RNAcentral holds the sequence, with entries from Ribocentre. SAM riboswitch aptamer (S box leader) from Maribacter arcticus, 109 nucleotides, folded computationally. Its mean pLDDT, the model's own confidence on a scale to 100, is 81. NCBI's taxonomy places the organism under Bacteria, Pseudomonadati, Flavobacteriia, Flavobacteriales, Maribacter.
RNA sequence: ACGUUAUCAAGAAAGGUGGAGGGAUUAGACCCUAUGAAACCUUGGCAACCCUUUCCCUAACGGAUAAGAAGGUGCUACAUUCUAUCCCUUUUUUUGGGACAGAUAACUC
Numbered sequence: 001a002c003g004u005u006a007u008c009a010a011g012a013a014a015g016g017u018g019g020a021g022g023g024a025u026u027a028g029a030c031c032c033u034a035u036g037a038a039a040c041c042u043u044g045g046c047a048a049c050c051c052u053u054u055c056c057c058u059a060a061c062g063g064a065u066a067a068g069a070a071g072g073u074g075c076u077a078c079a080u081u082c083u084a085u086c087c088c089u090u091u092u093u094u095u096g097g098g099a100c101a102g103a104u105a106a107c108u109c
Base pairs, nucleotide, nucleotide: 003107004106005105006104007103008102013043014042015041016040017039021032022031023030026084027083028082029081044076045075046074049072050071051068052067053066056063057062080101085098086097087096
C1' cells in the first nucleotide's frame, strides 16, 4: 500500500513566522480569506479511539457500568460545508434512509 471493524449534525483558539490562497479530489452551489489564506512553530483547549482505575456478568474468550486524562494518536469555521448515485417522502422545507468516495482510530498483513 491493500484489507477488517467502529465513528463522523456534539465539542474546543490565542500568539509568532509567512504572504494568497483555502474548505480532500472532479463539476456545480455556498462560504472563509489583506480586519491576513495555506503551511510551519509555540502555548493552550476539546474529545475519549487506544489507554488507566472501579464495579458487575461469564467456565473461559469476552462483554457491560461508572470515573479519569499521565501517555500514543486525532481534532480545534461552516454536517465529512451542501449536492452528484439508489430508494422513500414531498411539491418546496426539513437533520429521511442506504451506496460510493473521504477522514480518524484500533487491528491485520